Notes: A computed fold for a 350-nucleotide part of an RNA from an uncultured bacterium, annotated as small-subunit ribosomal RNA, central domain. The full RNA is in RNAcentral, with records from Greengenes. The prediction has a mean pLDDT of 88.

Context: one part of a larger RNA
RNA sequence: CUGGGUGUAAAGGGAGCGUAGACGGCAUAGCAAGUCUGAAGUGAAAGCCCAAGGCUCAACCAUGGGACUGCUUUGGAAACUGUUAAGCUAGAGUGCUGGAGAGGUAAGCGGAAUUCCUAGUGUAGCGGUGAAAUGCGUAGAUAUUAGGAGGAACACCAGUGGCGAAGGCGGCUUGCUGGACGAAAACUGACGUUGAGGCUCGAAAGCGUGGGGAGCAAACAGGAUUAGAUACCCUGGUAGUCCACGCCGUAAACGAUGAAUGCUAAGUGUUGGAGGGUGUCCGCCCUUCAGUGCUGCAGCUAACGCAAUAAGCAUUCCGCCUGGGGAGUACGACCGCAAGGUUGAAACUC
Repeated sequence: CUGGGUGUAAAGGGAGCGUAGACGGCAUAGCAAGUCUGAAGUGAAAGCCCAAGGCUCAACCAUGGGACUGCUUUGGAAACUGUUAAGCUAGAGUGCUGGAGAGGUAAGCGGAAUUCCUAGUGUAGCGGUGAAAUGCGUAGAUAUUAGGAGGAACACCAGUGGCGAAGGCGGCUUGCUGGACGAAAACUGACGUUGAGGCUCGAAAGCGUGGGGAGCAAACAGGAUUAGAUACCCUGGUAGUCCACGCCGUAAACGAUGAAUGCUAAGUGUUGGAGGGUGUCCGCCCUUCAGUGCUGCAGCUAACGCAAUAAGCAUUCCGCCUGGGGAGUACGACCGCAAGGUUGAAACUC
């Protein structure tokens, strides 16, 4: 390399958009590059294979034939691939119309709670634990009432509910804005799928500059526990958590399952539409489309299990794997302010 694989044994890129490339619907006509076929030339000899010979046989040698699967030229074929022309509508998309949604972003508003401040009432404890202590409190705490400040998060609704490509998204209102779905069938007419590089997005932590800082809380300090206790428990507490802008680019970024299309038993929930029936202003039943769960047949699987949301049967394209350790390390390169990231060995060893 091929082959075989990629849910859990090694292996699906974190996700999308998309370039080159690869692959590509139905039907007609032409061309003939691929393809198929005939002929000619060439494909040195030796070697190889076959036949029958010569050395007593064999090795070896000589003769004839084949083969040399290739290349060039030329005559034809037109199913398939390609290409050209003119078409089609089942793929894909556009338009009209309708409902659903924590999809994104910006601004504004709200109540509960914690903390703090001020004032009142009030008096000796509060807090905390397995038990304590550190801590707070007669300079009046805790508790309670009223007023105020400020930041962060949005109880109930809430649901194997919804939306988003993934990361993710949850108080309310408004502006701007993306996508999916139903219905109808008007329009375009293969415009498609995938996608090396590339570009963009990308939790948390972390970094830079400037704000903000209620609660929580790495580090740190103290109190306990303990043989010790650089921990678990307790009292405090700084970065951080929040905002704006910029960077970082990683996660068990998981469904540990790449994307797309078609086909293949059933049963039962649920979300959003559409149509019909019944019956009445709210349900029930049936059909259908799109999603999301559970069970389960065939089939698959080493088993576990998967099972129309496949890990089944097929097709197209991409990524990745090839014994364990050394090692996601070293070196080099690229990126980054740094932390580090991406790419990524070998010796040696079992």